[in-house]
Molecule: c-di-GMP-I riboswitch aptamer
Organism: uncultured Thalassotalea sp.
RNA sequence: GCUCGUCCAAGGCAAACCUGAUGAAAAUCAGGGACGCAAAGUUACCGGUCUAAAGGUAGAGAUCAGAUUGAUAAAAUCAGGUUGAAACCAAUGACAGCGGGACUGCCGAC
Numbered sequence: 001g002c003u004c005g006u007c008c009a010a011g012g013c014a015a016a017c018c019u020g021a022u023g024a025a026a027a028u029c030a031g032g033g034a035c036g037c038a039a040a041g042u043u044a045c046c047g048g049u050c051u052a053a054a055g056g057u058a059g060a061g062a063u064c065a066g067a068u069u070g071a072u073a074a075a076a077u078c079a080g081g082u083u084g085a086a087a088c089c090a091a092u093g094a095c096a097g098c099g100g101g102a103c104u105g106c107c108g109a110c
Stems, first nucleotide, its partner, number of pairs: 003109003012037002017032006035097001041103003045100003048095003055089003061083004066078004
């Protein structure tokens, strides 16, 4: 230096879940906790996955003021304004413990 992780040492990280904080959410951060991990160290470059706020499509419903018919009533019809739930699209938001790439690194074996 290359390859590898059977063995040794020092250690490291921390899934689910719980509590608190942030966030629209996905999720993240802190504490507890360990399923696992030899890169479970760093990085959204490629693929993938998650969320769907802004924005858009669509428009249940609510509300405002008209016109026509009708009898001046009840009601029907027509064309508008404002607002707007579900649903759908949508990353500029996330995931490195989904795969690949890039960068860095402990110990040991051959």